[in-house]
């Protein structure tokens, strides 16, 4: 001075389920509750996935099917911003 972040120490979140409430759905909020996560912090900007109220087309008409995101997902991958500890 470069490399190398282990082991470990304060703690943090909080999957399913349940119960409430919103919401056509997806999913979402709070409570319990931990499955796990070193970014499982924060953003829908890209992709990918769900859902399909409204819109479109099918069917003689209804069911009812099929297509679509202005919907949802950040605990789906990327990016983009921030954060804690730590040097064998």
């Nucleotide at each position: 001075a470069a490399g190398a972040a282990a082991c470990a120490a304060c703690g943090g979140c909080a999957a399913a389920a349940c119960c409430a409430c919103c919401g056509a759905a997806a999913g979402g909020u709070g409570g319990c509750g931990a499955c796990g996560c070193a970014a499982a912090g924060u953003c829908a900007c890209c992709a990918g996935u769900c859902u399909a109220a409204g819109g479109g087309g099918c069917u003689g008409c209804a069911a009812g099917c099929c297509c679509u995101a202005g919907g949802a997902u950040c605990g789906u991958g990327g990016g983009a911003c921030u954060g804690c500890c730590c040097g064998a």